Context: one part of a larger RNA
RNA sequence: AACUAACGCUGGCGGCGCGUCUUAAACAUGCAAGUCGAACGGAAAGGCCCUUCGGGGUACUCGAGUGGCGAACGGGUGAGUAACACGUAGGUAAUCUACCCUCGGGCGGGGGAUAACCCUCCGAAAGGAGAGCUAAUACCGCAUAACACUUUAGAGUCCACGGGCUCUUUAGUCAAAGCAGCAAUGCGCCUGUGGAUGAGCCUGCGUCCGAUUAGCUUGUUGGCGGGGUAACGGCCCACCAAGGCUCCGAUCGGUAGCCGGCCUGAGAGGGUGAACGGCCACACUGGAACUGGGACACGGUCCAGACUCCUACGGGAGGCAGCAGUUAAGAAUCUUGCGCAAUGGGGGAAACCCUGACGCAGCGACGCCGCGUGUGCUAGAAGGCUUUCGGGUUGUAAAGCACAGUAAACAGGGAAGAAGUAAGUGACGGUACCUGUCCAAAGCACCGGCUAACUACGUGCCAGCAGCCGCGGUAAUACGUAUGGUGCAAGCGUUGUUC
Numbered sequence: 001a002a003c004u005a006a007c008g009c010u011g012g013c014g015g016c017g018c019g020u021c022u023u024a025a026a027c028a029u030g031c032a033a034g035u036c037g038a039a040c041g042g043a044a045a046g047g048c049c050c051u052u053c054g055g056g057g058u059a060c061u062c063g064a065g066u067g068g069c070g071a072a073c074g075g076g077u078g079a080g081u082a083a084c085a086c087g088u089a090g091g092u093a094a095u096c097u098a099c100c101c102u103c104g105g106g107c108g109g110g111g112g113a114u115a116a117c118c119c120u121c122c123g124a125a126a127g128g129a130g131a132g133c134u135a136a137u138a139c140c141g142c143a144u145a146a147c148a149c150u151u152u153a154g155a156g157u158c159c160a161c162g163g164g165c166u167c168u169u170u171a172g173u174c175a176a177a178g179c180a181g182c183a184a185u186g187c188g189c190c191u192g193u194g195g196a197u198g199a200g201c202c203u204g205c206g207u208c209c210g211a212u213u214a215g216c217u218u219g220u221u222g223g224c225g226g227g228g229u230a231a232c233g234g235c236c237c238a239c240c241a242a243g244g245c246u247c248c249g250a251u252c253g254g255u256a257g258c259c260g261g262c263c264u265g266a267g268a269g270g271g272u273g274a275a276c277g278g279c280c281a282c283a284c285u286g287g288a289a290c291u292g293g294g295a296c297a298c299g300g301u302c303c304a305g306a307c308u309c310c311u312a313c314g315g316g317a318g319g320c321a322g323c324a325g326u327u328a329a330g331a332a333u334c335u336u337g338c339g340c341a342a343u344g345g346g347g348g349a350a351a352c353c354c355u356g357a358c359g360c361a362g363c364g365a366c367g368c369c370g371c372g373u374g375u376g377c378u379a380g381a382a383g384g385c386u387u388u389c390g391g392g393u394u395g396u397a398a399a400g401c402a403c404a405g406u407a408a409a410c411a412g413g414g415a416a417g418a419a420g421u422a423a424g425u426g427a428c429g430g431u432a433c434c435u436g437u438c439c440a441a442a443g444c445a446c447c448g449g450c451u452a453a454c455u456a457c458g459u460g461c462c463a464g465c466a467g468c469c470g471c472g473g474u475a476a477u478a479c480g481u482a483u484g485g486u487g488c489a490a491g492c493g494u495u496g497u498u499c
Base pairs, nucleotide, nucleotide: 001498002497003496005495006494007493008492009491012371013370014369015368016367017366018364019363020329025327026326027325029324030323031322034069035068036067039066040065042062043061046060047058048057049056050055076282077281078280085207086206087205088204089203090202091201092200095199096198100195101194103192104191105190106189108142110140111139117132119130120129121128122127148173149172150171153168154167155166156165157164158163178187179186180185208254209253210252215245216244217243220242221241222240223239225237226236227235257279258278259277260276261272262271263270264269284305285304286303287302288301307318308317309316310315335361337360338359339358343357344355345354346353347352374403375402376401377400383394384393385392386391409437410436411435412434413433417428443488444487445486446485447484448469449468450467455482456481457480458479464471465470
């Protein structure tokens, strides 16, 4: 000097930040991912109309269901990881990329099911079985088809000599869906080209401690052939060879998410990785795949385990390292708040819906910054302390007089943030701000030297102090109290940590 700090004493206001560093411990409750009726069959609830009061109609609307897109983003945490994890510079002629943009081509004709629904049945529940009906942008053949993919032959060109690109050519393979609208048309669908964005993989260099860890390795190192992947590769497999790493520290052990940054320092350096931003890893513990453009998937599935809960004992349910909140642990860390008004995201043609992302408010002097606790004049009052008893000091300090009125309170006014042709739209918030009236608010540490600031009394190596040197055994500026003083100030000290 600094702190995600804590503790002690004290505490007026505002702005902006920050707020479980411990137990990746366990979690009650609510919310945190839905949306589309302009894909579909429909009608549980509500509305409207009719009614013989049984019900029927309508589609304003819409529960559940099929289908599409999203749910792989956003949010959290730092357990693991010493590694191509991260940083930096490159490679991919070894690759993929939904939605979006660009430029081409296409959208013909059929089929069979199934949920919902209805019926029967099983179960305490969670849930499940069987029979029957039905639709689609769900599913499946057929047709057509290329500059797509596979393939035959050839030419040109480039190259890192493996091959890439362009052109000609042979044969083969693969597609589609409709909806809205009176219509125009719009939104979609299929197949390609190029782009954009995102991602995978590979490589050079850099990245903590220990040698009281010196040898390590058998899919190990390489080859041939295959499998697998979007893709190279012992990634996996069969066979063959016997290699590969290491004192320039392999292997083993310990510790640790990495970086931009942050703190300190004149710098070099040292320390650190909270908040904000990028990357990685993880989601009760361990393992696995499915779906998908993308996951081996926090609020998906399956298996195993520990734990908790329900049970009719047969069997089931769950996962806050999302936002609040609870318990425990701890020196220690907040509200079970408001709103989608803004910014951003998902769905939708749109209206709109969803959004604990986010925007705000609440709590905490936890930090930084700002403001205030009054200003001016006057005698040297009383009281306190001290004294050489003359006085000195507290001290213009108080009282007194004059003036000023900040925060808060009350009253009046009152935003910007709101953007698209217009209108409408503000959680914060009647907030900030303006005007008027008018009254509040100082403590803490220290005073032997370092180090700014001294006396009196009490105590008597006691009680105690202390960062170092050291004080205290009868005049202690060092202990305790008081007056006075010094330093900071809504804070001041102590402790801890770093330079």
A computed fold for a 499-nucleotide part of an RNA from an uncultured Leptospiraceae bacterium, annotated as small-subunit ribosomal RNA, 5' domain. Its Rfam family is "Bacterial small subunit ribosomal RNA". Rfam links the family to the GO terms structural constituent of ribosome and ribosome. Its mean pLDDT, the model's own confidence on a scale to 100, is 85.